[in-house]
Context: one part of a larger RNA
């Protein structure tokens, strides 16, 4: 020194385990904001660094409810109180609610500066304070008032729960890439993605045929499946890529501009209000003839729109809630044996090991003073026929179309219709107008230039209840711990490491060595090689002790 063995040290893997994550299913909710939000700053505790809570009325306050022995968060100290005259906790409804922030009286480098009116306070007088109010826009209202006579423009003051900002994903709308593919790149693809914007709802768009076809057929959107990787489209390359018809979910239709008629106000061609009217087998004004309500229906999701009552129901606190006993082991019963017994409850978690009967619960069954929500009724509101005629009226105009330029439909200019519209022409008006994939021609289909509309779709920051051939601390979330923290970075922005004593602190009085730290006895406890650097403790690495060898 090498092997082995024993027995320690260091180390933090493995094993168990679980607060936290992931993903799903089901209800639910999709809220807020000048009556000052979302987010923060800064403060509040006897003693208080940090987190959570609250706001100078500050770990609280007030009421109605629920609950019933303890409480004064995590947090386990000490000290002081509070509680059955019902605290703490739980729900509902006030109340307060600095300072910043849309932030708004003026500015401004967020939480700071510095003001003005009006009341109040205070002072001898002022400085000072304490309440309210002053931001812009936009709409009604009124006053006032320019160039320039009326006037309008502008100013002002009053009214408005107006507006502005916030917000995962979902929507719709503007603007809009590149890397990439095309085995190279330019058309094309990535894609109208991604990013920026802007705008709403709980969904959003869409949407009651100027459709769709080709059968003398359907009958509004909207989404699934089909159809089909079909028919297309394409340096006819990569790729792109539908559409009716079939079959499902869901279901719903409505309202105005016009004509005409009145009435207000203008008075030169109108305006405005109420009535009337809404389609395509045209329809309606407009005439003519009947008819009518102590009826008849409909309704606050469109169709006109506001409230309240009453009732059920369900949220937001709870409440009842079955059924063992002994003995053995053992630190400890929920093990084992023995007898029992309960079940609309043998889901599940705790409880010194393994509990249907110990506790918390599950099964069932009940429950709300006050808030909200959704269902019905009622009250109230609303509406109101039909045949006939066709001389006239009236049926969305810088719109349809065209040409030129682009874009959007699977469709890349192609034969390109169809939709949209920039730039220039510019109709017709029911004997009318659009379409049916160039365009005529027959036939067929609709009725545009106005407007509303639930349900079946999408989506989950977020809330309750559940589930997992999902994770178990280098995993699962970045985060099981003061985590978007500690740190880094001028910012933007990047971003951690860290979980386990024990059944219970019983957390080691006392004595000894040492300046401590630290150790050794004592002692606790089933265990202290469970001692707080702690559960289990591999391995690499470093020791002791010894056997065998060199």
């Nucleotide at each position: 020194g090498g092997c082995g063995u024993a027995u320690g040290g260091u180390g933090g893997a493995u094993g168990c385990c679980u607060u936290g994550g992931c993903a799903u299913u089901a209800g639910a909710a999709g809220c807020a904001g000048a009556a000052g939000a979302a987010g923060g700053a800064c403060g509040c505790g006897a003693c208080a660094a940090a987190c959570g809570g609250c706001g100078a009325a500050a770990c609280g306050c007030u009421u109605c409810g629920g609950g019933g022995a303890g409480c004064a968060g995590u947090a386990c100290g000490u000290a002081u109180g509070c509680a059955u005259u019902g605290a703490u906790c739980c729900g509902g409804a006030g109340a307060u609610a600095u300072c910043c922030g849309a932030a708004u009286g003026g500015g401004g480098g967020a939480a700071c500066c510095c003001a003005c009116u009006a009341g109040a306070g205070g002072u001898a007088a002022a400085g000072c304070u304490c309440u309210a109010g002053u931001a812009u826009c936009u709409g009604c209202u009124g006053a006032u008032g320019a160039a320039c006579a009326c006037a309008u423009a502008g100013u002002c003051a009053g009214c408005a729960a107006g507006a502005g900002u916030a917000c995962a994903a979902c929507c719709c709308g503007g603007u809009g890439a590149a890397c990439u593919g095309a085995a190279a790149c330019a058309u094309c693809u990535u894609a109208g993605u991604a990013a920026c914007c802007g705008g709403a709802g709980g969904a959003a768009a869409a949407g009651a045929a100027a459709g769709a076809a080709a059968a003398a057929u359907c009958g509004a959107u909207u989404u699934c499946c089909u159809u089909a990787g079909u028919a297309g489209u394409g340096g006819c390359g990569a790729g792109c890529g539908a559409a009716a018809a079939g079959g499902a979910a869901a279901g719903a239709g409505c309202c105005c501009a016009a004509a005409c008629c009145a009435g207000u106000c203008a008075a030169a061609g109108g305006a405005c209000u109420g009535g009337g009217g809404u389609u395509g087998u045209a329809g309606g004004a407009c005439c003519u003839a009947a008819g009518u309500a102590u009826a008849a229906g409909a309704g606050u999701a469109a169709g006109a729109a506001a409230u309240u009552u009453u009732u059920a129901g369900u949220a937001u606190a709870g409440u009842u809630g079955a059924a063992u006993u002994a003995c053995u082991u053992g630190g400890g019963a929920a093990a084992g044996u023995a007898a029992a017994c309960g079940a609309a409850a043998c889901a599940g978690g705790g409880u010194g090991a393994a509990a249907g009967u110990c506790c918390c619960g599950u099964a069932a069954a009940c429950g709300a003073a006050a808030u909200a929500c959704u269902g019905a009724a009622a009250a109230c509101u609303c509406u109101u026929u039909u045949a006939g005629g066709u001389a006239u009226c009236c049926u969305g105009a810088g719109u349809a179309c065209a040409a030129c330029g682009a874009g959007g439909c699977a469709c890349g200019u192609g034969g390109a219709a169809c939709c949209u519209u920039g730039u220039u022409g510019g109709a017709a008006u029911c004997c009318g107008c659009g379409g049916g994939g160039a365009c005529c021609a027959u036939c067929c289909c609709g009725c545009a230039a106005g407007g509303c509309u639930a349900a079946a779709u999408a989506c989950u920051c977020u809330c309750u209840a559940a589930u997992g051939a999902c994770c178990g601390a280098u995993a699962g979330u970045g985060a099981a711990c003061a985590a978007g923290u500690a740190c880094c970075g001028u910012g933007a922005g990047g971003g951690a490491a860290a979980g386990g004593u024990g059944a219970a602190a019983a957390g080691a009085a006392c004595c000894c060595c040492g300046g401590g730290a630290g150790g050794g006895g004592a002692g606790u406890g089933a265990a202290a090689u469970a001692g707080a650097a702690a559960c289990u403790g591999a391995a690499a690495c470093c020791g002791u002790a010894u056997g065998c060898u060199u």